[in-house]
Context: one part of a larger RNA
RNA sequence: UGACGGGGACCCGCACAAGCGGUGGAGCAUGUGGUUUAAUUCGAAGCAACGCGAAGAACCUUACCAGCUCUUGACAUCUUCUGCCACCUUCAGAGAUGAAGGGUUCCCUUCGGGGACAGAAUGACAGGUGGUGCAUGGUUGUCGUCAGCUCGUGUCGUGAGAUGUUGGGUUAAGUCCCGUAACGAGCGCAACCCUUAUUGUUAGUUGCCAGCAUUGAGUUGGGCACUCUAGCAAGACUGCCGGUGAUAAACCGGAGGAAGGCGGGGAUGACGUCAAAUCAUCAUGCCCCUUAUGAGCUGGGCUACACACGUGCUACAAUGGAUGGUACAACGAGUGGCGAGACCGCGAGGUUUAGCUAAUCUCUCAAAGCCAUUCUCAGUUCGGAUUGCAGGCUGCAACUCGCCUGCAUGAAGUCGGAAUCGCUAGUAAUCGCGGAUCAGAAUGCCGCGGUGAAUUCGUUCCCGGGUCU
Repeated sequence: UGACGGGGACCCGCACAAGCGGUGGAGCAUGUGGUUUAAUUCGAAGCAACGCGAAGAACCUUACCAGCUCUUGACAUCUUCUGCCACCUUCAGAGAUGAAGGGUUCCCUUCGGGGACAGAAUGACAGGUGGUGCAUGGUUGUCGUCAGCUCGUGUCGUGAGAUGUUGGGUUAAGUCCCGUAACGAGCGCAACCCUUAUUGUUAGUUGCCAGCAUUGAGUUGGGCACUCUAGCAAGACUGCCGGUGAUAAACCGGAGGAAGGCGGGGAUGACGUCAAAUCAUCAUGCCCCUUAUGAGCUGGGCUACACACGUGCUACAAUGGAUGGUACAACGAGUGGCGAGACCGCGAGGUUUAGCUAAUCUCUCAAAGCCAUUCUCAGUUCGGAUUGCAGGCUGCAACUCGCCUGCAUGAAGUCGGAAUCGCUAGUAAUCGCGGAUCAGAAUGCCGCGGUGAAUUCGUUCCCGGGUCU
RNA backbone atom coordinates (compact mmCIF):
# COMPACT_ATOMS: atom_id res chain seq x y z
C1' U A 1 0.00 0.00 0.00
C1' G A 2 -3.44 -3.88 -0.33
C1' A A 3 -6.10 -8.25 1.20
C1' C A 4 -8.52 -10.63 5.18
C1' G A 5 -11.46 -10.63 10.35
C1' G A 6 -17.41 -15.37 13.41
C1' G A 7 -13.79 -5.99 14.49
C1' G A 8 -16.66 -1.14 14.20
C1' A A 9 -19.71 2.83 11.46
C1' C A 10 -22.65 4.04 7.00
C1' C A 11 -25.06 2.44 2.38
C1' C A 12 -26.94 -0.68 -1.67
C1' G A 13 -28.85 -5.21 -4.41
C1' C A 14 -35.46 -10.01 -5.34
C1' A A 15 -29.76 -10.46 -0.56
C1' C A 16 -33.24 -11.44 3.48
C1' A A 17 -38.18 -10.32 5.00
C1' A A 18 -43.62 -9.79 2.91
C1' G A 19 -46.00 -12.29 -1.19
C1' C A 20 -47.01 -15.25 -5.92
C1' G A 21 -45.49 -19.34 -8.80
C1' G A 22 -42.18 -23.34 -9.20
C1' U A 23 -37.89 -27.27 -8.75
C1' G A 24 -36.78 -31.60 -5.46
C1' G A 25 -41.73 -37.00 -5.76
C1' A A 26 -44.36 -39.17 -11.28
C1' G A 27 -44.04 -40.00 -16.83
C1' C A 28 -41.51 -38.10 -20.90
C1' A A 29 -37.87 -34.64 -23.55
C1' U A 30 -32.92 -32.90 -23.35
C1' G A 31 -27.71 -32.22 -21.47
C1' U A 32 -23.94 -34.32 -18.14
C1' G A 33 -21.47 -38.05 -15.01
C1' G A 34 -20.79 -43.18 -14.71
C1' U A 35 -20.86 -47.80 -16.96
C1' U A 36 -20.81 -50.37 -21.51
C1' U A 37 -18.79 -50.53 -26.42
C1' A A 38 -14.92 -51.98 -32.22
C1' A A 39 -16.43 -46.76 -31.63
C1' U A 40 -20.02 -44.72 -28.15
C1' U A 41 -15.45 -38.12 -31.71
C1' C A 42 -13.90 -33.59 -29.05
C1' G A 43 -14.39 -29.51 -25.83
C1' A A 44 -17.18 -26.98 -21.44
C1' A A 45 -16.50 -28.34 -14.69
C1' G A 46 -18.65 -24.05 -8.04
C1' C A 47 -21.18 -19.29 -8.70
C1' A A 48 -19.44 -18.01 -14.25
C1' A A 49 -19.82 -26.66 -17.01
C1' C A 50 -24.50 -29.66 -17.47
C1' G A 51 -31.87 -27.61 -23.65
C1' C A 52 -23.60 -25.24 -23.14
C1' G A 53 -20.17 -24.94 -28.48
C1' A A 54 -24.77 -27.65 -31.59
C1' A A 55 -29.61 -21.56 -35.29
C1' G A 56 -31.44 -28.43 -35.70
C1' A A 57 -26.05 -36.37 -35.84
C1' A A 58 -30.84 -41.31 -40.84
C1' C A 59 -26.42 -40.64 -45.54
C1' C A 60 -23.87 -35.94 -45.63
C1' U A 61 -22.60 -33.19 -41.36
C1' U A 62 -18.39 -36.29 -38.73
C1' A A 63 -13.79 -34.94 -36.29
C1' C A 64 -14.93 -41.62 -33.84
C1' C A 65 -14.86 -47.30 -35.16
C1' A A 66 -14.51 -51.70 -38.71
C1' G A 67 -13.46 -52.98 -43.56
C1' C A 68 -11.99 -51.69 -48.71
C1' U A 69 -8.77 -48.21 -51.27
C1' C A 70 -4.98 -43.73 -52.85
C1' U A 71 0.22 -41.77 -52.19
C1' U A 72 2.85 -34.75 -55.24
C1' G A 73 -2.17 -36.59 -53.02
C1' A A 74 -9.37 -34.25 -51.86
C1' C A 75 -6.99 -28.54 -51.85
C1' A A 76 -2.46 -24.36 -53.56
C1' U A 77 1.95 -22.47 -56.36
C1' C A 78 6.16 -23.53 -59.53
C1' U A 79 8.84 -26.86 -63.63
C1' U A 80 8.41 -30.40 -68.05
C1' C A 81 5.34 -33.07 -71.57
C1' U A 82 0.58 -34.31 -73.91
C1' G A 83 -4.24 -32.75 -75.14
C1' C A 84 -9.58 -29.79 -75.24
C1' C A 85 -12.80 -31.05 -71.63
C1' A A 86 -17.55 -31.91 -70.04
C1' C A 87 -21.23 -35.47 -70.68
C1' C A 88 -23.85 -40.27 -71.83
C1' U A 89 -24.23 -45.80 -72.05
C1' U A 90 -22.69 -50.86 -70.63
C1' C A 91 -19.98 -54.26 -67.39
C1' A A 92 -17.40 -55.61 -62.39
C1' G A 93 -17.76 -53.85 -57.38
C1' A A 94 -20.89 -52.32 -51.03
C1' G A 95 -18.98 -47.95 -52.95
C1' A A 96 -14.62 -45.27 -53.71
C1' U A 97 -12.80 -47.06 -58.13
C1' G A 98 -11.53 -49.85 -62.56
C1' A A 99 -12.50 -51.55 -67.74
C1' A A 100 -14.95 -50.91 -72.55
C1' G A 101 -17.80 -48.01 -76.00
C1' G A 102 -20.02 -43.47 -77.69
C1' G A 103 -19.20 -38.25 -77.87
C1' U A 104 -15.92 -33.98 -78.52
C1' U A 105 -12.36 -29.50 -80.89
C1' C A 106 -12.85 -23.56 -75.95
C1' C A 107 -10.89 -18.16 -76.15
C1' C A 108 -7.02 -14.62 -77.95
C1' U A 109 -3.18 -14.53 -81.74
C1' U A 110 1.83 -10.56 -84.53
C1' C A 111 0.46 -17.86 -86.43
C1' G A 112 6.08 -18.12 -82.94
C1' G A 113 2.77 -18.80 -79.15
C1' G A 114 -0.24 -17.35 -74.87
C1' G A 115 -4.72 -18.07 -71.43
C1' A A 116 -8.49 -21.21 -69.07
C1' C A 117 -9.29 -26.42 -68.34
C1' A A 118 -7.98 -31.77 -68.22
C1' G A 119 -4.31 -35.87 -67.97
C1' A A 120 0.79 -37.76 -66.96
C1' A A 121 5.87 -37.20 -64.71
C1' U A 122 9.34 -34.94 -61.32
C1' G A 123 10.54 -32.89 -56.82
C1' A A 124 10.17 -28.50 -54.04
C1' C A 125 5.85 -29.11 -51.25
C1' A A 126 0.64 -29.91 -49.89
C1' G A 127 -2.27 -31.84 -45.77
C1' G A 128 -3.23 -32.77 -40.14
C1' U A 129 -10.56 -31.13 -36.04
C1' G A 130 -2.53 -34.24 -34.07
C1' G A 131 -0.13 -31.79 -28.88
C1' U A 132 0.59 -27.41 -25.98
C1' G A 133 -5.21 -21.81 -24.25
C1' C A 134 0.65 -22.79 -18.75
C1' A A 135 4.28 -19.97 -25.54
C1' U A 136 0.34 -16.44 -28.16
C1' G A 137 -3.16 -12.93 -31.24
C1' G A 138 -8.23 -12.32 -31.65
C1' U A 139 -12.86 -13.26 -29.29
C1' U A 140 -15.75 -14.32 -24.81
C1' G A 141 -17.43 -15.23 -19.59
C1' U A 142 -17.18 -13.22 -14.51
C1' C A 143 -16.99 -9.68 -10.40
C1' G A 144 -20.64 -5.73 -12.54
C1' U A 145 -23.83 -1.32 -15.50
C1' C A 146 -20.75 -2.32 -9.40
C1' A A 147 -18.90 3.31 -8.98
C1' G A 148 -15.01 3.03 -9.16
C1' C A 149 -9.59 3.33 -11.57
C1' U A 150 -5.79 6.83 -12.50
C1' C A 151 -2.58 11.07 -14.22
C1' G A 152 0.09 16.17 -14.50
C1' U A 153 1.88 20.03 -11.51
C1' G A 154 2.14 21.48 -6.45
C1' U A 155 2.60 20.23 -1.21
C1' C A 156 3.92 16.62 2.86
C1' G A 157 7.23 12.35 4.03
C1' U A 158 14.63 10.08 4.55
C1' G A 159 11.62 6.52 1.92
C1' A A 160 7.78 3.03 0.47
C1' G A 161 4.03 6.43 -0.30
C1' A A 162 0.32 10.16 1.11
C1' U A 163 -2.61 14.35 -0.43
C1' G A 164 -6.08 15.25 -4.46
C1' U A 165 -10.26 10.71 -4.19
C1' U A 166 -10.75 12.21 2.97
C1' G A 167 -14.75 15.47 5.81
C1' G A 168 -20.47 17.79 6.23
C1' G A 169 -24.81 17.05 3.21
C1' U A 170 -26.96 14.78 -1.29
C1' U A 171 -27.56 11.26 -5.43
C1' A A 172 -28.99 5.57 -9.14
C1' A A 173 -23.86 7.45 -9.65
C1' G A 174 -16.19 9.99 -7.52
C1' U A 175 -24.03 12.82 -9.16
C1' C A 176 -23.88 17.63 -7.43
C1' C A 177 -23.10 21.44 -3.44
C1' C A 178 -20.17 23.26 0.68
C1' G A 179 -15.60 22.91 3.17
C1' U A 180 -10.49 21.87 2.37
C1' A A 181 -2.67 22.05 0.49
C1' A A 182 -4.32 21.37 -3.00
C1' C A 183 -5.37 23.11 -8.31
C1' G A 184 -6.71 20.84 -12.67
C1' A A 185 -7.27 16.66 -16.10
C1' G A 186 -8.26 11.55 -18.25
C1' C A 187 -10.87 6.52 -18.49
C1' G A 188 -15.63 5.27 -16.39
C1' C A 189 -21.22 7.71 -14.52
C1' A A 190 -24.77 10.76 -17.06
C1' A A 191 -26.03 12.76 -21.88
C1' C A 192 -25.56 12.22 -27.22
C1' C A 193 -27.93 6.60 -30.33
C1' C A 194 -32.35 3.04 -31.06
C1' U A 195 -37.30 1.86 -29.38
C1' U A 196 -41.94 2.85 -26.75
C1' A A 197 -45.79 6.46 -24.53
C1' U A 198 -48.58 12.25 -26.58
C1' U A 199 -49.44 15.96 -30.22
C1' G A 200 -48.65 18.82 -34.69
C1' U A 201 -47.18 18.94 -39.75
C1' U A 202 -45.94 16.76 -44.69
C1' A A 203 -47.62 12.60 -47.75
C1' G A 204 -52.29 9.36 -49.10
C1' U A 205 -51.02 3.59 -52.01
C1' U A 206 -51.10 -1.66 -51.57
C1' G A 207 -53.54 1.52 -45.98
C1' C A 208 -58.35 3.98 -43.95
C1' C A 209 -64.17 5.04 -44.54
C1' A A 210 -67.19 10.17 -41.44
C1' G A 211 -70.75 11.89 -44.90
C1' C A 212 -73.03 10.64 -50.49
C1' A A 213 -74.05 6.60 -53.83
C1' U A 214 -73.02 1.15 -54.62
C1' U A 215 -71.89 -4.16 -53.12
C1' G A 216 -72.34 -10.67 -50.75
C1' A A 217 -67.77 -7.93 -49.22
C1' G A 218 -64.06 -0.71 -48.58
C1' U A 219 -66.40 -4.43 -53.48
C1' U A 220 -66.58 -0.03 -56.79
C1' G A 221 -67.17 5.48 -57.60
C1' G A 222 -65.61 9.23 -54.46
C1' G A 223 -62.86 11.28 -50.24
C1' C A 224 -57.75 11.58 -47.09
C1' A A 225 -61.61 13.78 -41.90
C1' C A 226 -60.32 9.32 -38.83
C1' U A 227 -57.10 4.75 -38.18
C1' C A 228 -52.48 3.54 -39.85
C1' U A 229 -47.82 3.98 -42.22
C1' A A 230 -42.89 6.96 -42.09
C1' G A 231 -40.10 11.52 -42.68
C1' C A 232 -39.68 16.25 -40.08
C1' A A 233 -40.78 18.91 -35.71
C1' A A 234 -42.74 19.94 -30.65
C1' G A 235 -42.79 18.05 -25.71
C1' A A 236 -40.12 16.99 -19.51
C1' C A 237 -36.01 21.01 -17.94
C1' U A 238 -37.06 20.14 -10.76
C1' G A 239 -39.21 24.73 -15.77
C1' C A 240 -43.59 26.77 -11.98
C1' C A 241 -45.89 27.07 -6.67
C1' G A 242 -45.46 25.75 -1.31
C1' G A 243 -42.52 23.46 2.54
C1' U A 244 -37.72 21.41 4.58
C1' G A 245 -32.53 22.44 4.11
C1' A A 246 -26.85 25.82 5.35
C1' U A 247 -29.09 31.57 1.74
C1' A A 248 -26.25 25.52 -1.32
C1' A A 249 -26.83 20.89 -3.65
C1' A A 250 -31.01 18.42 -3.05
C1' C A 251 -35.51 16.19 -0.91
C1' C A 252 -41.06 16.15 0.12
C1' G A 253 -45.93 17.75 -1.48
C1' G A 254 -48.86 20.24 -5.34
C1' A A 255 -50.45 22.43 -10.08
C1' G A 256 -50.60 21.94 -15.16
C1' G A 257 -49.66 17.79 -18.44
C1' A A 258 -50.18 12.06 -22.71
C1' A A 259 -45.97 11.53 -19.73
C1' G A 260 -42.63 14.03 -13.48
C1' G A 261 -38.36 14.06 -11.21
C1' C A 262 -33.22 8.65 -14.68
C1' G A 263 -41.06 8.26 -17.76
C1' G A 264 -40.52 2.41 -19.50
C1' G A 265 -37.14 -0.85 -22.34
C1' G A 266 -32.56 -1.64 -25.24
C1' A A 267 -27.58 -0.90 -27.06
C1' U A 268 -23.38 0.73 -24.41
C1' G A 269 -19.27 -3.08 -19.74
C1' A A 270 -13.55 1.80 -16.80
C1' C A 271 -8.38 0.14 -14.50
C1' G A 272 -8.19 -4.71 -13.54
C1' U A 273 -9.24 -10.13 -11.29
C1' C A 274 -9.72 -15.54 -12.16
C1' A A 275 -1.90 -18.54 -15.77
C1' A A 276 -10.90 -18.25 -16.17
C1' A A 277 -12.68 -20.34 -21.52
C1' U A 278 -11.35 -21.23 -26.57
C1' C A 279 -4.83 -24.12 -30.74
C1' A A 280 -12.12 -27.80 -32.74
C1' U A 281 -14.53 -20.63 -35.82
C1' C A 282 -10.15 -18.19 -37.40
C1' A A 283 -4.90 -16.83 -37.08
C1' U A 284 -0.22 -18.37 -35.02
C1' G A 285 5.29 -19.88 -32.27
C1' C A 286 7.32 -24.54 -30.97
C1' C A 287 6.83 -29.97 -31.01
C1' C A 288 4.97 -34.30 -33.64
C1' C A 289 2.87 -37.50 -38.32
C1' U A 290 4.42 -37.67 -43.89
C1' U A 291 2.46 -45.03 -48.56
C1' A A 292 0.05 -41.76 -42.68
C1' U A 293 -1.80 -38.80 -37.02
C1' G A 294 -2.96 -37.03 -44.60
C1' A A 295 -7.12 -38.33 -48.42
C1' G A 296 -11.58 -41.22 -50.63
C1' C A 297 -15.65 -44.76 -49.89
C1' U A 298 -19.36 -48.39 -47.70
C1' G A 299 -21.44 -49.79 -43.20
C1' G A 300 -21.70 -48.72 -38.08
C1' G A 301 -21.29 -45.10 -33.96
C1' C A 302 -22.17 -39.96 -31.77
C1' U A 303 -29.31 -42.28 -30.45
C1' A A 304 -25.97 -47.87 -25.97
C1' C A 305 -28.33 -48.25 -20.22
C1' A A 306 -28.23 -51.72 -13.30
C1' C A 307 -27.67 -46.20 -12.07
C1' A A 308 -26.77 -40.61 -10.30
C1' C A 309 -27.37 -35.17 -11.19
C1' G A 310 -28.88 -30.49 -13.91
C1' U A 311 -32.53 -27.93 -17.20
C1' G A 312 -37.41 -28.32 -19.17
C1' C A 313 -42.45 -30.21 -20.94
C1' U A 314 -47.07 -32.71 -19.47
C1' A A 315 -49.92 -33.84 -15.36
C1' C A 316 -52.13 -35.28 -10.80
C1' A A 317 -58.09 -32.19 -12.14
C1' A A 318 -64.34 -29.04 -11.20
C1' U A 319 -60.88 -21.61 -11.10
C1' G A 320 -61.38 -28.40 -14.42
C1' G A 321 -62.32 -32.18 -18.77
C1' A A 322 -65.57 -32.86 -23.17
C1' U A 323 -69.12 -31.06 -27.07
C1' G A 324 -71.52 -27.05 -29.84
C1' G A 325 -71.78 -21.74 -30.87
C1' U A 326 -69.25 -16.95 -30.86
C1' A A 327 -65.38 -12.37 -30.25
C1' C A 328 -60.69 -9.71 -30.21
C1' A A 329 -53.93 -9.42 -31.62
C1' A A 330 -48.92 -8.30 -32.55
C1' C A 331 -44.04 -9.51 -34.31
C1' G A 332 -42.56 -11.86 -38.56
C1' A A 333 -41.67 -15.14 -43.19
C1' G A 334 -42.36 -16.30 -48.50
C1' U A 335 -40.26 -17.49 -55.92
C1' G A 336 -35.97 -24.38 -55.87
C1' G A 337 -40.87 -20.25 -51.79
C1' C A 338 -45.86 -18.99 -49.30
C1' G A 339 -49.82 -21.52 -51.45
C1' A A 340 -56.05 -19.25 -51.48
C1' G A 341 -60.51 -21.54 -53.53
C1' A A 342 -62.78 -26.12 -55.25
C1' C A 343 -62.82 -31.52 -54.96
C1' C A 344 -61.21 -36.34 -52.37
C1' G A 345 -59.94 -38.32 -47.33
C1' C A 346 -62.48 -39.42 -40.16
C1' G A 347 -57.46 -37.32 -40.20
C1' A A 348 -52.22 -36.58 -41.16
C1' G A 349 -52.58 -35.32 -46.15
C1' G A 350 -53.57 -35.63 -51.59
C1' U A 351 -55.29 -33.67 -56.68
C1' U A 352 -55.90 -29.27 -59.37
C1' U A 353 -54.21 -24.59 -59.60
C1' A A 354 -55.74 -18.61 -58.70
C1' G A 355 -52.77 -14.78 -56.51
C1' C A 356 -48.12 -12.97 -54.64
C1' U A 357 -40.59 -10.83 -55.43
C1' A A 358 -45.67 -8.71 -51.03
C1' A A 359 -49.17 -2.33 -46.25
C1' U A 360 -51.92 -5.60 -52.59
C1' C A 361 -51.52 -12.40 -52.40
C1' U A 362 -50.45 -16.40 -48.92
C1' C A 363 -48.82 -18.56 -44.24
C1' U A 364 -53.37 -16.74 -40.91
C1' C A 365 -59.57 -19.86 -38.23
C1' A A 366 -55.03 -16.79 -32.62
C1' A A 367 -55.72 -19.32 -27.90
C1' A A 368 -57.01 -18.46 -23.10
C1' G A 369 -62.05 -15.47 -23.05
C1' C A 370 -67.61 -15.29 -23.50
C1' C A 371 -72.60 -18.12 -24.14
C1' A A 372 -74.95 -22.89 -23.59
C1' U A 373 -75.05 -28.42 -22.57
C1' U A 374 -72.81 -32.51 -20.07
C1' C A 375 -69.50 -35.02 -16.46
C1' U A 376 -70.19 -34.93 -9.98
C1' C A 377 -65.01 -36.23 -6.97
C1' A A 378 -63.82 -41.60 -8.93
C1' G A 379 -57.28 -43.38 -10.47
C1' U A 380 -62.64 -40.94 -13.03
C1' U A 381 -65.40 -38.56 -19.49
C1' C A 382 -58.59 -36.70 -14.82
C1' G A 383 -53.86 -38.11 -16.81
C1' G A 384 -51.56 -39.48 -21.05
C1' A A 385 -46.68 -42.91 -20.91
C1' U A 386 -46.24 -47.63 -23.21
C1' U A 387 -47.57 -51.13 -26.87
C1' G A 388 -50.32 -53.34 -31.30
C1' C A 389 -52.48 -52.49 -36.10
C1' A A 390 -53.51 -49.38 -40.29
C1' G A 391 -51.89 -45.07 -42.89
C1' G A 392 -49.51 -40.02 -44.40
C1' C A 393 -45.04 -36.77 -45.43
C1' U A 394 -39.89 -35.56 -46.46
C1' G A 395 -35.87 -37.79 -48.64
C1' C A 396 -31.29 -42.22 -53.19
C1' A A 397 -32.67 -44.33 -48.41
C1' A A 398 -36.73 -43.74 -42.21
C1' C A 399 -33.94 -51.40 -39.78
C1' U A 400 -30.25 -49.54 -36.36
C1' C A 401 -32.37 -43.92 -35.90
C1' G A 402 -37.30 -39.07 -38.31
C1' C A 403 -41.94 -36.45 -37.80
C1' C A 404 -47.27 -36.69 -38.16
C1' U A 405 -52.48 -39.10 -38.34
C1' G A 406 -56.53 -42.70 -37.15
C1' C A 407 -58.34 -46.94 -34.30
C1' A A 408 -57.25 -49.86 -30.07
C1' U A 409 -54.31 -50.05 -25.43
C1' G A 410 -54.57 -47.21 -21.32
C1' A A 411 -48.83 -47.14 -17.02
C1' A A 412 -46.91 -43.90 -13.08
C1' G A 413 -49.18 -39.92 -10.96
C1' U A 414 -54.21 -37.81 -5.72
C1' C A 415 -49.55 -31.57 -5.22
C1' G A 416 -44.20 -34.02 -3.78
C1' G A 417 -38.63 -35.16 2.41
C1' A A 418 -34.23 -32.52 3.58
C1' A A 419 -33.28 -28.71 0.62
C1' U A 420 -33.66 -25.09 -3.32
C1' C A 421 -35.01 -21.34 -7.68
C1' G A 422 -37.44 -17.08 -10.28
C1' C A 423 -40.07 -12.59 -9.92
C1' U A 424 -41.35 -5.51 -7.56
C1' A A 425 -45.93 -3.97 -12.81
C1' G A 426 -48.14 -4.34 -17.87
C1' U A 427 -43.80 -7.55 -13.89
C1' A A 428 -45.00 -12.78 -11.96
C1' A A 429 -48.50 -16.27 -13.47
C1' U A 430 -51.25 -17.94 -17.60
C1' C A 431 -52.73 -18.21 -23.14
C1' G A 432 -51.67 -18.77 -27.96
C1' C A 433 -48.73 -16.79 -32.51
C1' G A 434 -44.22 -16.02 -35.49
C1' G A 435 -39.00 -16.73 -36.84
C1' A A 436 -33.81 -18.58 -37.39
C1' U A 437 -31.42 -23.35 -38.30
C1' C A 438 -33.81 -26.62 -41.82
C1' A A 439 -35.21 -31.72 -47.57
C1' G A 440 -37.40 -33.74 -43.05
C1' A A 441 -36.80 -33.59 -37.80
C1' A A 442 -38.22 -28.61 -30.93
C1' U A 443 -41.07 -29.58 -24.81
C1' G A 444 -34.85 -25.97 -26.83
C1' C A 445 -33.53 -20.86 -28.49
C1' C A 446 -34.86 -15.82 -30.23
C1' G A 447 -39.02 -12.65 -30.67
C1' C A 448 -44.53 -11.14 -30.53
C1' G A 449 -48.93 -9.87 -28.62
C1' G A 450 -53.82 -11.45 -25.29
C1' U A 451 -55.59 -11.87 -20.04
C1' G A 452 -53.35 -10.00 -15.82
C1' A A 453 -52.23 -10.31 -9.85
C1' A A 454 -50.19 -10.43 -4.61
C1' U A 455 -46.60 -8.14 -1.45
C1' U A 456 -42.45 -4.83 0.21
C1' C A 457 -43.29 -3.55 8.21
C1' G A 458 -38.31 -3.11 7.58
C1' U A 459 -32.47 -3.96 7.33
C1' U A 460 -31.66 -7.93 13.18
C1' C A 461 -30.07 -12.14 10.31
C1' C A 462 -28.09 -15.31 5.25
C1' C A 463 -25.36 -14.05 0.40
C1' G A 464 -22.77 -10.49 -2.72
C1' G A 465 -20.95 -5.50 -3.37
C1' G A 466 -19.29 -0.14 -2.20
C1' U A 467 -17.04 3.92 1.23
C1' C A 468 -14.39 5.25 5.84
C1' U A 469 -11.90 3.26 10.01
The part of an RNA shown here (small-subunit ribosomal RNA, 3' major domain) has 469 nucleotides and comes from an uncultured bacterium. Its Rfam family is "Bacterial small subunit ribosomal RNA". Its family is annotated with structural constituent of ribosome and ribosome in the Gene Ontology.